This is a predicted structure of a 110-nucleotide RNA (SAM riboswitch aptamer (S box leader)) from Fictibacillus enclensis.
């Protein structure tokens, strides 16, 4: 880096160092010196994991619940909005709606 399969309307600091960015691309629209990025410290959730407990059954799978010591991840705004495609509306358009992409993160398998 590429495939698979899941997930993505919830949730997370008025804390230090730092010193102009940042929100993946692109248009937009925003955040930001009433301090961005990053690091650290704090927190969220609960995919791996760990424990009870059902069920199927074969040594696994699955559904429920609990927990957070490890492994990831996450902590503006729905994955900030749209990009492609159909519907629907309309005089055009605006707008909606659905599903696909694109992109995240996780556990896999070569």
């Nucleotide at each position: 880096a590429g495939c698979u399969u899941a997930u993505c309307c919830a949730g997370a600091g008025c804390g230090g160092u730092g010193g102009a960015g940042g929100g993946a691309a692109a248009g937009g629209c925003c955040c930001g010196a009433u301090g961005a990025a990053a690091c650290c410290c704090g927190g969220c959730a609960a995919c791996c994991u760990u424990c009870a407990g059902g069920c199927a059954g074969a040594u696994u799978g699955u559904c429920u619940g609990a927990a957070a010591a490890g492994g990831u991840g996450c902590c503006a705004a729905g994955u900030c909005c749209u990009u492609c495609a159909a519907a629907g509306g309309u005089a055009c358009a605006a707008c909606u709606u659905u599903g696909a992409g694109c992109g995240a993160u996780a556990a896999g398998a070569g």

Record summary
The coordinates come from a structure-prediction model, not an experiment, and the mean pLDDT is 84. The RNAcentral record of the sequence draws on Rfam and Ribocentre.